[in-house]
Predicted 3D model of a 94-nucleotide RNA (SAM riboswitch aptamer (S box leader)) from Ornithinimicrobium laminariae. The prediction has a mean pLDDT of 81. The sequence was found by an Rfam model in a public genome assembly.

RNA sequence: UCACCAUCCAGAGCGGCUGAGAGAUCUGGCUCCUUGACGCCGCAGCAACCCACGACGGCUUGUCAAAGGGUGCUCACGCCAGGAUCGAUGGAGG
Repeated sequence: UCACCAUCCAGAGCGGCUGAGAGAUCUGGCUCCUUGACGCCGCAGCAACCCACGACGGCUUGUCAAAGGGUGCUCACGCCAGGAUCGAUGGAGG
């Protein structure tokens, strides 16, 4: 960078730094925010996609448990409605 598969109404916050917008994009709403948002870092946590591991069933793989490793995530359903050949995350490939 390209195409493919799965998921996106559950869950889980403190501290430090920074300093003005942020919530992906367009329109319309709404929300957060100098009582410091967004972002970055640290720690903690949530979850269970992949690897490893256990139980049961079964040969396509499914259910349950657990949380060691790799990711991910931790305001509001991807904030809501509409639009788009939209986006994000994981897996396995070129």
Its Rfam family is "SAM riboswitch aptamer (S box leader)". Rfam links the family to the GO term regulation of gene expression. The organism belongs to Ornithinimicrobium, within Bacteria.